[in-house]
This is a predicted complex of two RNAs, RNase P RNA and transfer RNA, with 482 nucleotides together.
Parts: sequence; C1' cells; structure tokens
RNA sequence: UUCGCCGGACGGGCAGCCGCGCCAACCAGCGCCCGCAAGGGCUACGGCUAGCGAGGAAAGUCCGGUCUCCAUAGGGCGGCGUGCCGGCUAACGGCCGGGGGGGUUCGCUCAAAGCGGAUUUCACGGAAAGCGCCACAGAAAAUAUACCGCCUCGGCCCACACCCGCAAGGGCAAAGCCGCGGUAAGGGUGAAAUGGUGCGGUAAAAGCGCACCGCGGCGGCAGCAAUGCCGCUGGCAGGGCAAGCCCCACGCGGAGCAAGACCAAAUAGGGGAGGAGGAGCGGCCCGUUCUGUCCGACUCCCGGGUAGGUUGCUAGAGCCGGUCAGUAAUGAUCGGCCCAGAGGAAUGGCUGCCGCCGCUUGGCAACAGGCGGUACAGAAACCGGCUUACAGUCCGGCGAACCCU
RNA sequence: GUGGGUAUAGCUCAGCUUGGUAGAGCGUCGGAUUGUGGUUCCGAAUGUCGUGGGUUCGAAUCCCACUACCCACCCCA
Repeated sequence: UUCGCCGGACGGGCAGCCGCGCCAACCAGCGCCCGCAAGGGCUACGGCUAGCGAGGAAAGUCCGGUCUCCAUAGGGCGGCGUGCCGGCUAACGGCCGGGGGGGUUCGCUCAAAGCGGAUUUCACGGAAAGCGCCACAGAAAAUAUACCGCCUCGGCCCACACCCGCAAGGGCAAAGCCGCGGUAAGGGUGAAAUGGUGCGGUAAAAGCGCACCGCGGCGGCAGCAAUGCCGCUGGCAGGGCAAGCCCCACGCGGAGCAAGACCAAAUAGGGGAGGAGGAGCGGCCCGUUCUGUCCGACUCCCGGGUAGGUUGCUAGAGCCGGUCAGUAAUGAUCGGCCCAGAGGAAUGGCUGCCGCCGCUUGGCAACAGGCGGUACAGAAACCGGCUUACAGUCCGGCGAACCCU
Repeated sequence: GUGGGUAUAGCUCAGCUUGGUAGAGCGUCGGAUUGUGGUUCCGAAUGUCGUGGGUUCGAAUCCCACUACCCACCCCA
C1' cells in the first nucleotide's frame, strides 16, 4: 500500500421559489346580533406571521414491558417457553463478565503428540429414571455377538520315506477336511463397533498384568459459582439422537389503543305512560253498554347504542454534556434541552452552488473539464431488545500478500 | 394495528404426526384402435418440495430467520 474478518460512528450540506400537517398570536372581507344612524359586539370559512415536522432501521411483528379492560381464594394436573455460572435490567429468549468445548493462527519442539499465547465461534442442563429410533451395508447397531482369520484338542484320509517288531502288524509331522472349544490381536461393513499407545504375557489372545494418556469414584485446596488443580483409588462398567417423547430446574392468567372512557343523529330500532280508532272473546242479552285482552296513528318520557365526534395521545425506563462507582453491561449525581402527534393518514417538488463515488478528456504533475450515480426505506399508543434491508464514507483492532529500511 | 394459516410436477392435492428411493388425479408427449377425429387401451417424461442457515450419518418432514400469498377482527338484531 492492497485485500479479508470483527467492532464502532455517520448516512449528504447551503441558498432561493412553490406546496403540505400540527400548534400559537394577530386580522373581521362574508355572516349573525344590537342600534334611527354613526357605530359596536360575536364568530376563524379565509388571510398573514412565527415555531416545529421520520429512522438507524420508523420495517418484520420474533421476544420483553408500560398502559387499558376482563377474569382471579389457595393449590395441583395439563399447556407454552427458557436452559453452563455470576452479574446488569422495569423485564426479556437481551446485554456484560467468567468457565468449558470446537476452529484458525503463532511460539516452544527435528517432527508428532502435548503445552502456552492471540483471535474467533457454540440452542452449552440430563442418555446411569423410563420409552422410542439408528435406513443400506455388516457376524453384530446395544440383555451383545462371532463371517473371514488366529490357536489348543479330538477324529478322518493317501502314498513314499522313517521308527518299532522275527512276522502279522503298529506308530508318526505338516498341509487338507470335519467336530467340541478358546479368542477379539488382525481383516472386512458402516456416520457410528464396546477405552487408546507401548511393553510384558499367552497355545493364540485379551486391562490378563504394568507404564503413560483418557474415564469413573473419594478426599483436599482455590473460587460466590460454573469449574480448575493436586492426591488416593477403581481395570474400565451403560455408542449416538433429548432442534424424538421425556426427566430436572426456573418463568408464564387472557386479550389487545380496532384496548378502554365520554358525548351522541336518523327519514334506524327497544321499553314505559297516555291514547283517537279498530279487532276478536266471555258474561248480560239479542239494540247497545260495561269489563278484560290484542293491534294501534299521535303525544310525552327512559335507557342501550350505530354513523359521527371527543379522549386515550405523547415530558418520556426521554435526549445532550460533565463527574463519580464498576473490568464491563450498567448505576448514581449535576447542568442544559423540549424533539411529529396527524389519523385513509402531512413531512414533498423544482433550480443553483458545494460535498462524496465511478468512468472519461487534457496535463509531467498540482489541477481543470465532461457524463453518470448518491442507497435501504416512510412514524400510526409508547418504550427496551433481537432479526432483516442498505449506495457510500470515517475510526479502531487482528490477519495475509507485496514494497522499502 | 392485532390474531391465525398456506407454499410439494403445468393445475388441484396427498406425503410431514413416527426423519431413510417424492406420489395420485387432470393435463402434456409417443404408440395402438379408426378412413379421420373423439372415446378407450398401453407406455413415457415432468420436481433447487417458497428462500437461506442449523440439528442429524441422513431433512419435503425437526428448529431458527426471511419472502410471497390468503383469512378473520366495532356494536345491535
């Protein structure tokens, strides 16, 4: 210098013109009221001025909370979630620190193994409570077992040689085959094969014995703990999967601002009181009248509640800076600041100059000019996280390559 | 804004619970039957299982993140 990884910060600036949302002050042209008139009062449809007006993710809605309503003696079962340890926090599946495992790299070393450093990463409780699964291949996939092989013993079989015997006859090794056993060294299968390496040992083998490593148990020490170190002891027993069921520990009531509260139209509808009139029934009686029931124009009253309106609504686990405590996350304290609050939904457009990036022209160079680009995205009650998207720039750390000293 | 669901062949769907070569119907293509076409019969092709990552020896299936699409959500009667 270039490239890569990790972490952090930023994510266009200035000016002019036009436009949009909210809030505040001012203005009375229209309108209404008073007045004979002059004029005065009320009202913001409108005008004008000033202020403020998207983000690091406003996104996905994946977690946790504030807030609101509903439910709720207490406990259990069930369900869901989380999962090494400690801390932070309102809370969390978040963050910080530590432990352990894995990867990369460097050093020690001839090298390997091992140890140490740096960096990075991990959904990292339990497989010795139980159930389940482990295709194909393989002897065997989990109460083990024995395909090839290795070994002892027994049997069978052929000829020659050899041995014994006067003779008849008998004996005999290896290989081969069969059988009863021993073995798990080696081969082979698989993702995975019942501790590893070496020496001894044995008929051949084997933790069968020993040394080292690994593992289990017990004890001691250090640490809040996870865990680490040391010593003694046990020949070693039970492979993997819990992002399969499950076990253990801890946590969790449900719904969500379309929550909820208030006001409240109709030419919607419900209830009550009165009620012109109408209908049928019973008694009495055949004209009607009275009584109870039903329908009911119309009048008055009442509550629920739709459209609509108001509220919830933004000063907050808030932002900026300093100091202190802490390794840090974070906390405490002091000073300063106010920073959208709309709601079918504003925050935009144009022009000029500058900045940044890429390509290109001229020039030895400094530099000047031309063209193109300047991302992802858009608040909807609010807050803390996570995840995802993002042109380009800057800072810090680590590693590699090249150049110079 | 809130809650829930789906994605597998050209189309409509199964398989996911209990991980082990991915299937059916329609459609397409070829052949037979027919003078031709249809019907019928026979045969064949067809998949990044929405995308990326993880767990596992092994993932359509289990877990996580993302993408696209769909549904429901005032009150009264």

The coordinates come from a structure-prediction model, not an experiment, and the mean pLDDT is 76.